This is a predicted structure of a 96-nucleotide RNA (TPP riboswitch aptamer (THI element)) from a Chitinophagaceae bacterium. The coordinates come from a structure-prediction model, not an experiment, and the mean pLDDT is 77. It was read from a public genome assembly, where an Rfam model found it. Rfam family: TPP riboswitch aptamer (THI element). Gene Ontology term of the family: thiamine pyrophosphate binding. The organism belongs to Chitinophagaceae, within Bacteria.
RNA sequence: UCUAUACUUUAGGGGUGUCCGCCAUAGGUGGACUGAGAAAUACCCUUCGAACCUGAUGCAGUUCAUACUGCCGUAGGGAAAAGUGGAACGGCCUUC
Numbered sequence: 001u002c003u004a005u006a007c008u009u010u011a012g013g014g015g016u017g018u019c020c021g022c023c024a025u026a027g028g029u030g031g032a033c034u035g036a037g038a039a040a041u042a043c044c045c046u047u048c049g050a051a052c053c054u055g056a057u058g059c060a061g062u063u064c065a066u067a068c069u070g071c072c073g074u075a076g077g078g079a080a081a082a083g084u085g086g087a088a089c090g091g092c093c094u095u096c
Base pairs, nucleotide, nucleotide: 001087002086003085006084007083008082009081010080011046012045013044014043016040017033018032019031020030021029022028023027052077053076054075058071059070060069061068
């Protein structure tokens, strides 16, 4: 100097949808799709904060629908502390 908006530990925060079939009409169950994650001891995020929530049953494009793209968004909220090396280059010292 780079790796590094990294890694580890503990603690904390968060989401779980759309479509189709079946059973049943509270819900359960199987399949498909997107996604990191569609209830997993998993995944994502923790103030350097778009993880996630509110506005929002929002607006435009698009899709069977979700998804996706843009806007909203310099909006309002949102969960932290401790520890950790590796590589390259350069300088100095020592030994041969």